[in-house]
Annotation
Predicted 3D model of a 266-nucleotide RNA (Bacterial large signal recognition particle RNA) from a Planctomycetota bacterium. The RNAcentral record of the sequence draws on ENA. NCBI's taxonomy places the organism under Bacteria, Pseudomonadati, Planctomycetota. The prediction has a mean pLDDT of 76. It is recorded under the gene name ffs. The model forms 90% of the base pairs in the Rfam consensus.
RNA sequence: CCGCGCUAGAUGGGGGGUUGGGCGUCCCCUGUAACCCGAAAUCGCCCUUAUGCGGGAUUGACGCCUUUCCGAGGCGUUUUGUUUCACCUGUUUUCCGGCGGACACGUGGUGUUGAUGGCUGCGCCCCACAAACUGUGCCGAUGUGAACCGGGUCAGAGGGUGAAACCAGCAGCCCUAAGCGUUUGUGUGCAGGUGUUGUGGGUCACGUAGUCGGAGCCGGCGAUUCGUUGGAGCUUCUGGGGCAGGCGUCGGAGAAAGGUGCGCGG
Numbered sequence: 001c002c003g004c005g006c007u008a009g010a011u012g013g014g015g016g017g018u019u020g021g022g023c024g025u026c027c028c029c030u031g032u033a034a035c036c037c038g039a040a041a042u043c044g045c046c047c048u049u050a051u052g053c054g055g056g057a058u059u060g061a062c063g064c065c066u067u068u069c070c071g072a073g074g075c076g077u078u079u080u081g082u083u084u085c086a087c088c089u090g091u092u093u094u095c096c097g098g099c100g101g102a103c104a105c106g107u108g109g110u111g112u113u114g115a116u117g118g119c120u121g122c123g124c125c126c127c128a129c130a131a132a133c134u135g136u137g138c139c140g141a142u143g144u145g146a147a148c149c150g151g152g153u154c155a156g157a158g159g160g161u162g163a164a165a166c167c168a169g170c171a172g173c174c175c176u177a178a179g180c181g182u183u184u185g186u187g188u189g190c191a192g193g194u195g196u197u198g199u200g201g202g203u204c205a206c207g208u209a210g211u212c213g214g215a216g217c218c219g220g221c222g223a224u225u226c227g228u229u230g231g232a233g234c235u236u237c238u239g240g241g242g243c244a245g246g247c248g249u250c251g252g253a254g255a256a257a258g259g260u261g262c263g264c265g266g
Base pairs, nucleotide, nucleotide: 001266002265003264004263005262006261009059010058011057012030013029014028015027016026020047021046022045023044024043035056036055037054038053063260064259065258066257067256068255069254073250074249075248076247077246078245080244081243082242083241084240085239086238090234091233094232095231096230097229098228099227100226101225102224105222106221107220108218109217110216117212118211119210120209121208122207123206125202126201127200128199129198130197131196133192134191135190136189137188138187139185140183141182142181143180144179150175151174152173153172158167159166
């Protein structure tokens, strides 16, 4: 150095999550020439010599192992930038809208067939009084009205006497008091209300008529302006999320360097 046989090793690795911790089952990245079967999240096998367990298969020291560089990607963090969301602050000289007021610029309406305004009358409204009305009381008129206890007249009967005179007096008749009614009364007091009428006064908002006078008046719409209110936008502060950057950490693939068997035969 070559051949045969065998063994160690290899048949993926990494990040996240989970766990006291290491693996696996889960998710993701990377990557391949990179095996098969079985069970496994209130889970399976383990304990820093932990980097899976059980069973099989293939390959096998030009194969495997170690270190360094680079770096896909993940995770953590950030008084960085940007974006988004929520709350809050401010802003009406950022904008839009609602409501109310002012103005009379535009427009519209109205006005020389006479505006605003002044004066006068009337109406409406308010007050007072009177009349009328209604109710009620009084008065007046009138009717009725007393078994006895009101009046008159009092038959009969009674009392009285020698006889009379005379006395008292029921019923009846007449009258009257209180009371109870009626009332159409030129009577009178009080009260009420007004949809009545009249008189006087007041008010001056409104309506109407007349008159004076001679050009404005109204504000529907727009404009302007003031106030108030709502929304959008912007903004202050705080917090959350995304992306990018910084820092830290792990780190696939790749590259470089180094290390590395046993037996037999030639």